This is a predicted structure of a 350-nucleotide part of an RNA (small-subunit ribosomal RNA, central domain) from a bacterium.

Context: one part of a larger RNA
RNA sequence: CUGGGCGUAAAGCGUCUGUAGGUGUCUUGUCGCGUCUGAUCUCAAAUUGCGGGGCUCAACCCCGUACUCGGAUCGGAAACGGGCGAGAUCGAGUCAUUCAGAGGCAUCUGGAAUGUCGUGUGUAGGGGUAAAAUCCGUAGAUACACGAUGGAACGCCAAAAGCGAAGGCAGGAUGCUGGGAAUGUACUGACACUCAGAGACGAAAGCGUGGGGAGCAAAGGGGAUUAGAUACCCCCGUAGUCCACGCCCUAAACGAUGCGUGCUCGGUGUGGGAGCUUCAAUCUGCUCCCGUGCCUCAGCUUACGCGGUAAGCACGCCGCCUGGGAACUACGGCCGCAAGGCUAAAACUC
Numbered sequence: 001c002u003g004g005g006c007g008u009a010a011a012g013c014g015u016c017u018g019u020a021g022g023u024g025u026c027u028u029g030u031c032g033c034g035u036c037u038g039a040u041c042u043c044a045a046a047u048u049g050c051g052g053g054g055c056u057c058a059a060c061c062c063c064g065u066a067c068u069c070g071g072a073u074c075g076g077a078a079a080c081g082g083g084c085g086a087g088a089u090c091g092a093g094u095c096a097u098u099c100a101g102a103g104g105c106a107u108c109u110g111g112a113a114u115g116u117c118g119u120g121u122g123u124a125g126g127g128g129u130a131a132a133a134u135c136c137g138u139a140g141a142u143a144c145a146c147g148a149u150g151g152a153a154c155g156c157c158a159a160a161a162g163c164g165a166a167g168g169c170a171g172g173a174u175g176c177u178g179g180g181a182a183u184g185u186a187c188u189g190a191c192a193c194u195c196a197g198a199g200a201c202g203a204a205a206g207c208g209u210g211g212g213g214a215g216c217a218a219a220g221g222g223g224a225u226u227a228g229a230u231a232c233c234c235c236c237g238u239a240g241u242c243c244a245c246g247c248c249c250u251a252a253a254c255g256a257u258g259c260g261u262g263c264u265c266g267g268u269g270u271g272g273g274a275g276c277u278u279c280a281a282u283c284u285g286c287u288c289c290c291g292u293g294c295c296u297c298a299g300c301u302u303a304c305g306c307g308g309u310a311a312g313c314a315c316g317c318c319g320c321c322u323g324g325g326a327a328c329u330a331c332g333g334c335c336g337c338a339a340g341g342c343u344a345a346a347a348c349u350c
Stems, first nucleotide, its partner, number of pairs: 004321003007304002012318001014201004021194003025088007033081002035077008048066007091191001092188003095184005103177007110154001115149007125136002162169002206247006215241002220236004258317006266295011299306002323350003332343004
């Protein structure tokens, strides 16, 4: 180096875009770089294999012959890979006609509920718990009614549903905008796949500056419980949660399953679209495409399970693993305002 693996045993980067690189459809011509092949030269001797010989045998030594990988030169082959040229259309993209959607950003706006304030009615309790107490209330609470104010979240619809690369996305309206699917097959003509570095996005918490602050609530205070109770329960309550801008860059960032392409029985739901069925339309039935679930044949798997959305059968490319602990650590480097993040050992020990 080859050989084994990565759902749960160690192992898929959180996700995407994409550079170098690797890999790449069909037909044809050409070159002959890879590749294959013939000859010659080289590849020291010893060693090694085979045959024979010499020390009494063997080890050892000697002779003959052969092998080996590689290199160079000359000649040949042209299937495969490659270069160059020409062409093709099924991969990829463009266009046209439709379609669905909590995809993103911004602005405006609605009702329910909680809180607070005001006014009125009304009187002794309310609240809370397993039970209590702290707490609120005769300075009039709780409850009820009307009004005002402020912030945050959007009931039903709602679904194994939909959209998004992932994180994630849900009241309504408008504007701007990204992606996707089907049908047509008009256009380009391999423009493709993957991707080390690199770049972008990236829940929550956290950080900086300035706002905002209803409810909830780390920290903190109090009441209980308890042997204690730095908790679980109760009453309060500050950061925070919200907004703008700028950082942070982590996660059980999970399908614990990288991306792309092709091939491989069926059954049953559901979302979107097209076609046939019908005199026409809805419906029904059937067929096709894209998505999303469940069950299952073959096959795979230690098993569990997976099973056309593969963990089956193959190919291309990337990432990662190599006993447990020490250690998602130390040191160094890079990044960060900090918190810390990324990269990542060893001694020692079992």

The prediction has a mean pLDDT of 88. Rfam family: Bacterial small subunit ribosomal RNA.